About this RNA:
This is a predicted structure of a 685-nucleotide part of an RNA (large-subunit ribosomal RNA, domain II) from Wenzhouxiangella sp.
Context: one part of a larger RNA
RNA sequence: UCCUACGAGUUACUCCUCAUUGGCAAGGUUAAGAAUUUAAGGUUCGAAGCCGAAGCGAAAGCGAGUCUGAAUAGGGCGUUUUAGUCAGUGGGGGUAGACGCGAAACCUUGUGAUCUACCCAUGGCCAGGUUGAAGUUCCGGUAACACGGAAUGGAGGACCGAACCAGUAAACGUUGAAAAGUUUUUGGAUGAGCUGUGGGUAGGGGUGAAAGGCCAAUCAAACUGGGAAAUAGCUCGUACUCCCCGAAAUGCAUUUAGGUGCAGCGUUGUGGUAAAGUCUUAUAGAGGUAGAGCUACUGAUUGGGCUAGGGGGCUUCACCGCCUACCAAACCCUGACAAACUCCGAAUGCUAUAAGAUAUACACAGCAGUGAGGGUAUGGGUGCUAAGGUCCAUAUCCGAGAGGGAAAGAACCCAGACCAUCGGCUAAGGUCCCCAAAUAUACGCUAAGUUGAUCAAACGUGGUUCGAUUGCAUAGACAGCUAGGAUGUUGGCUUGGAAGCAGCCAUUCAUUUAAAGAGUGCGUAACAGCUCACUAGUCGAGCGAUCGAGCGUGGAUAAUAAUCGGGCAUAAGCGUAUUACCGAAGCUGUGGAUUUGUCUUAGGACAUCUGGUAGGGGAGCAUUCUAGUUGCGUUGAAGGUGUGUGGUGAUGCAUGCUGGAGCGACUAGAAAAGCAAAUGUAGGA
Numbered sequence: 001u002c003c004u005a006c007g008a009g010u011u012a013c014u015c016c017u018c019a020u021u022g023g024c025a026a027g028g029u030u031a032a033g034a035a036u037u038u039a040a041g042g043u044u045c046g047a048a049g050c051c052g053a054a055g056c057g058a059a060a061g062c063g064a065g066u067c068u069g070a071a072u073a074g075g076g077c078g079u080u081u082u083a084g085u086c087a088g089u090g091g092g093g094g095u096a097g098a099c100g101c102g103a104a105a106c107c108u109u110g111u112g113a114u115c116u117a118c119c120c121a122u123g124g125c126c127a128g129g130u131u132g133a134a135g136u137u138c139c140g141g142u143a144a145c146a147c148g149g150a151a152u153g154g155a156g157g158a159c160c161g162a163a164c165c166a167g168u169a170a171a172c173g174u175u176g177a178a179a180a181g182u183u184u185u186u187g188g189a190u191g192a193g194c195u196g197u198g199g200g201u202a203g204g205g206g207u208g209a210a211a212g213g214c215c216a217a218u219c220a221a222a223c224u225g226g227g228a229a230a231u232a233g234c235u236c237g238u239a240c241u242c243c244c245c246g247a248a249a250u251g252c253a254u255u256u257a258g259g260u261g262c263a264g265c266g267u268u269g270u271g272g273u274a275a276a277g278u279c280u281u282a283u284a285g286a287g288g289u290a291g292a293g294c295u296a297c298u299g300a301u302u303g304g305g306c307u308a309g310g311g312g313g314c315u316u317c318a319c320c321g322c323c324u325a326c327c328a329a330a331c332c333c334u335g336a337c338a339a340a341c342u343c344c345g346a347a348u349g350c351u352a353u354a355a356g357a358u359a360u361a362c363a364c365a366g367c368a369g370u371g372a373g374g375g376u377a378u379g380g381g382u383g384c385u386a387a388g389g390u391c392c393a394u395a396u397c398c399g400a401g402a403g404g405g406a407a408a409g410a411a412c413c414c415a416g417a418c419c420a421u422c423g424g425c426u427a428a429g430g431u432c433c434c435c436a437a438a439u440a441u442a443c444g445c446u447a448a449g450u451u452g453a454u455c456a457a458a459c460g461u462g463g464u465u466c467g468a469u470u471g472c473a474u475a476g477a478c479a480g481c482u483a484g485g486a487u488g489u490u491g492g493c494u495u496g497g498a499a500g501c502a503g504c505c506a507u508u509c510a511u512u513u514a515a516a517g518a519g520u521g522c523g524u525a526a527c528a529g530c531u532c533a534c535u536a537g538u539c540g541a542g543c544g545a546u547c548g549a550g551c552g553u554g555g556a557u558a559a560u561a562a563u564c565g566g567g568c569a570u571a572a573g574c575g576u577a578u579u580a581c582c583g584a585a586g587c588u589g590u591g592g593a594u595u596u597g598u599c600u601u602a603g604g605a606c607a608u609c610u611g612g613u614a615g616g617g618g619a620g621c622a623u624u625c626u627a628g629u630u631g632c633g634u635u636g637a638a639g640g641u642g643u644g645u646g647g648u649g650a651u652g653c654a655u656g657c658u659g660g661a662g663c664g665a666c667u668a669g670a671a672a673a674g675c676a677a678a679u680g681u682a683g684g685a
Base pairs, nucleotide, nucleotide: 001685002684003683004682005681006680011096012095013094015093016092017091018090019089020088021087022086023085024084027051028050029049033045034044035043036042037041055062056061065077066076067075068074099237100236102234106227107226108225110223111222117201118200119199120198121197122196123195124194125193126191128160129159130158131156135152136151137150138149139148140147164188165187166186169184170183171182172181203219205215206214207213240620241619242618243617244616245615250263251262252261253260254259264370265369266367267366268365269364270363271362277358278357279356280355281354282353283352284351285350291344292342293341298338299337303333304332305331307328309327310326311324312323313322314321373398374397375396376395377394378393379392380391381390382389403414404413405412418592419591420590421589423588424587425586429582430581431580432566433565438579440578441577442576443575444574445573452568459554460553461552463551464550465549466548467547468546469545470544471543472542480538481537482536483535484534486511487510488509491505492504493503517532521530522529593610596607597606598605599604621674623671624670625669626668627667628666629665630664631663632662639658640657641656642655643654644653645652646651
């Protein structure tokens, strides 16, 4: 992982409630028990009790009323509106383990110290080697001690190192040789040493040279039985088919936030008002948003004017006084801001009325699920006008939605799948090939493979196309070439120098000229030199400037190779216009099925509907057993394995082979009644 078998909404109740079927009905009904009967069961008795027919009040109590109250008031709850009850079945609730499996834990009765911790009693063990304490003896020494030396002696939680005990480091081992080991290495090894045997301490307890260690491979509270199916707002799982409808992820509250209650939204049934619901158009309204405005308020605010007040300066002994490109209220002009400003003010939306269209809406009752939502667009708050961010509102889609397009993609574009069909037309999007359909038509643009599907900016751009305005030009423009580009003068000042060209000044002037600046740039220490403006010649037709638009171009940088698939330059790229075609489960043709409604000659006809998670409702299939009726089977039952065939489906029927003795059909009833999942259980492969 697979196969087979098993595996989860059950059962009980004098409980509650609703629906439905039946009996009786202002009544309904028996329970225990008794009698009878062939088992199960049935029948007949049995009125105790229960529910209902009257309510109100805390109650006494009164009663179609009653309570409150002083009240004959007012108000509350009732009557006036009469249907219940018993039994069966089904939906839901309650109490029980209550759909199944699942804790960690808690309490209680016992069992454990043959492992291990510590203790008690009684035994055992420690090769060999080293060191050489006290004491003693002798000698020396002292007045006597002390003291010194040499021998002897054999102390020590002494030293080295086997057995023994331990477990330092590494490697191996890691489905091991081993549920803790092996090898090498290492520590202790006469001691707080190691060890045999017997005994003691027991679970909130022991023991602990203390690690929360150990107490039988189990320890921050052992193990075993029991309470016990503890509890689990949590996770997982929960089994056949078809048909109809079809949500929510919101509000309020919550020791509440992943739970729940009420409401909202779904479904089923009933009901009647008489049309309330929804949409469009018209008319009439309320309102203060978008916008706009502020010489209309509140607040904020640009520049200027005018001018209180203040600062500064001048004057003065002081008071006056004067000035001010200082600050500045009010006022005037000008510009402009606001969610908590408004002199104004829409569109939508909302309310009402009318008409039209459509078919809902509402109330009550049964049953739910939901109460983690998400994307996009628009209006906002928050944030950085950040987020696949977060919080609201409106709409829509995904959720619960398949199909076509966007290469691929929950929610972007198109479009809502009853079934069949080798029919047709279209949408979005496409039409060179992959790949269905134009190598379509007309006119332009692009040269960057830009682009053709995938983000790019400010700022640059004599790339190119188009438009507008304007200037020069056959009296010869623009560009190129040839020639000139001079004189007063080295202008004055400054300076070491300053001569067109460091800097400053100037009515930067004048002369000769076709023209030539007291000089546009390079250059020199300063000159020199080169050049420009300007002019003539040559040439012979367009040449400049500004603004705008289209397509390009630079700007352009990311971490493992790249990319549209090939290719495309008179596009298969971009723009404008046009005509064909392709293209979906859309629409439509043909055939068939279903829901609901209406009509019905009861055959059917017409209209309509049929995506769907949670969930509600309806109709069925299969399995086992029971009762009644009725059948099949050794001329072959069940079961197994094939084939054919019916049904929308669960599944049914027929039949071949196998098998070898039981098994169906119909009508009812009852359930241990359907498996793919639960790290499901057992067995097998």
Rfam family: Bacterial large subunit ribosomal RNA. The full RNA is in RNAcentral, with records from ENA. Taxonomically the source falls in Wenzhouxiangella (Bacteria, Pseudomonadota, Gammaproteobacteria, Chromatiales).